RNAcentral holds the sequence, with entries from Rfam and Ribocentre. Predicted 3D model of a 102-nucleotide RNA (TPP riboswitch aptamer (THI element)) from Cnuella takakiae. The coordinates come from a structure-prediction model, not an experiment, and the mean pLDDT is 77. The organism belongs to Cnuella, within Bacteria.

RNA sequence: CAGCGUUUACCGGGGUGUCCUUUCAAAAAAGAAGGUCUGAGAUCAUACCCGUAGAACCUGAUCAGGGUAAUGCCUGCGCAGGGAGCUUAACAGUUUCAAGUU
Numbered sequence: 001c002a003g004c005g006u007u008u009a010c011c012g013g014g015g016u017g018u019c020c021u022u023u024c025a026a027a028a029a030a031g032a033a034g035g036u037c038u039g040a041g042a043u044c045a046u047a048c049c050c051g052u053a054g055a056a057c058c059u060g061a062u063c064a065g066g067g068u069a070a071u072g073c074c075u076g077c078g079c080a081g082g083g084a085g086c087u088u089a090a091c092a093g094u095u096u097c098a099a100g101u102u
Stems, first nucleotide, its partner, number of pairs: 001100001003094002005091003009087001010085001011051004016045001017037001019035005057082003063076004
């Protein structure tokens, strides 16, 4: 130098629950519409989040403890296993997870 950080551009990876009311319906379920709760985001979005220094997200999981009207709502599980850029430009700092060049 590079890497890392922030922003930009392009490319890519994700998730979309819970409960209530109305409607439909003989009843129930499913569907449709509206709303409550948590959250960045609840298939409304190119919106939000994440891209290997990877807890975005998936598996474990019809999991365990706590709590709630209810739900991964919180914590554990988790130095468990997977998982999408060694991309571009600028900035100004940082310092080594690994590799490379001078």